Model confidence (mean pLDDT): 81 of 100.
The RNA shown here (SAM riboswitch aptamer (S box leader)) has 130 nucleotides and comes from a bacterium.
The sequence was found by an Rfam model in a public genome assembly.
The model forms 97% of the base pairs in the Rfam consensus.
[in-house]
RNA sequence: GGUUUAUAAAGAUGAAGGGAGAGAUUAGGCUCUACGAACUUCAGGCAACCUCCCAUUUUAGUGGCUAAUUUGGAAAAGGUGCUAAAUCCUACCUAAACUUAUUAUAACAAUAUAUUAGGAAAGAUAAACG
Numbered sequence: 001g002g003u004u005u006a007u008a009a010a011g012a013u014g015a016a017g018g019g020a021g022a023g024a025u026u027a028g029g030c031u032c033u034a035c036g037a038a039c040u041u042c043a044g045g046c047a048a049c050c051u052c053c054c055a056u057u058u059u060a061g062u063g064g065c066u067a068a069u070u071u072g073g074a075a076a077a078g079g080u081g082c083u084a085a086a087u088c089c090u091a092c093c094u095a096a097a098c099u100u101a102u103u104a105u106a107a108c109a110a111u112a113u114a115u116u117a118g119g120a121a122a123g124a125u126a127a128a129c130g
Base pairs, nucleotide, nucleotide: 002129003128004127005126006125007124013043014042015041016040017039021032022031023030026091027090028089029088044083045082046081049079050078051075053073054072055071058068059067060066061065087122092119093118094117095116096115100112101111102110103109
């Protein structure tokens, strides 16, 4: 790096080094940043994916136990992860509501833009696989 599954509006920062950028990529917006960005190191913290415990649902084997499984709760030693802002927001599709602009018509309308909700894609992290 690939495949599958799951998760994301919650939560959690100080110091030293470093020295101009950063928020994945492209575009737009917005934001952080010399009152010191990225990055590195140390120390803390958060969370609960892996882990462990209790209760519980279902199934199979079966003699009251084992395995798998559902849901809820608790723990934090270890393996990861995370520690500005919703994955910072938007981009593609659908729906709702319906503003403005442009085009067009006898009228209906079409396209673009801004709003809300849902979904997809992409990226991130974990676990499993190969």